This is a predicted structure of a 73-nucleotide RNA (transfer RNA) from a Candidatus Pacearchaeota archaeon.

RNA sequence: AGGCGCAUAGUGUAGCGGUCUACCACACCGGACUUUGAAUCCGGUAACACAGGUUCAAAUCCUGUUGCGCCCG
Numbered sequence: 001a002g003g004c005g006c007a008u009a010g011u012g013u014a015g016c017g018g019u020c021u022a023c024c025a026c027a028c029c030g031g032a033c034u035u036u037g038a039a040u041c042c043g044g045u046a047a048c049a050c051a052g053g054u055u056c057a058a059a060u061c062c063u064g065u066u067g068c069g070c071c072c073g
Stems, first nucleotide, its partner, number of pairs: 002071006010026003018056001028044005049065005
């Protein structure tokens, strides 16, 4: 250099073009309970790698870039 796959909160994940404010778990913050803490329950904050394109509408489809992994020689 060539081929394939992946990139979504702090971490791990769901999503297969359209329900509204992007799902769930752990973590974090606040509250209830408790003498205190843990556990449990309730509530909350936080994310679509980047740039273009297609479309009435893109996390999703296409192209390029970046990063990671695998394969060939």
The coordinates come from a structure-prediction model, not an experiment, and the mean pLDDT is 80.